RNA sequence: CCUUGCUCAGAGCAAACCCGUCGAAAGGCGGGGGCGCAGAGCCCCGAGGCUAACCCUCCUUUCCCUCCGGGAUGGAGAAUGCCAGUCGAGCCGCCAGG
Numbered sequence: 001c002c003u004u005g006c007u008c009a010g011a012g013c014a015a016a017c018c019c020g021u022c023g024a025a026a027g028g029c030g031g032g033g034g035c036g037c038a039g040a041g042c043c044c045c046g047a048g049g050c051u052a053a054c055c056c057u058c059c060u061u062u063c064c065c066u067c068c069g070g071g072a073u074g075g076a077g078a079a080u081g082c083c084a085g086u087c088g089a090g091c092c093g094c095c096a097g098g
Stems, first nucleotide, its partner, number of pairs: 002098004012037002017032006035085001041091002045088003048083003056077004062072004
């Protein structure tokens, strides 16, 4: 340097769930917890997924108004939100075998 994670050491991370907290939500953070993880370390660049408060578009039950029409309510679409423990790309890294 390449390759592998069968074996060793010392460590590390932490799913569900519970509590607190932030958030409209998805979800994040802290504590407990421990399903698992050899990159379950970092990073939303690509794909994919989750959410829909605001804005916008469309539809519409009901209601309101000054009834051409507009507004509220409800529904659908839609990331400026989120997921790195969904995959790929990129960056950095421990131990051991070959």
Predicted 3D model of a 98-nucleotide RNA (c-di-GMP-I riboswitch aptamer) from a Nitrospirota bacterium. Rfam family: c-di-GMP-I riboswitch aptamer. Rfam's curators write: GEMM was predicted in a large-scale screen for bacterial structured RNA regulatory elements. Its mean pLDDT, the model's own confidence on a scale to 100, is 85. The sequence is in RNAcentral, with records from Ribocentre.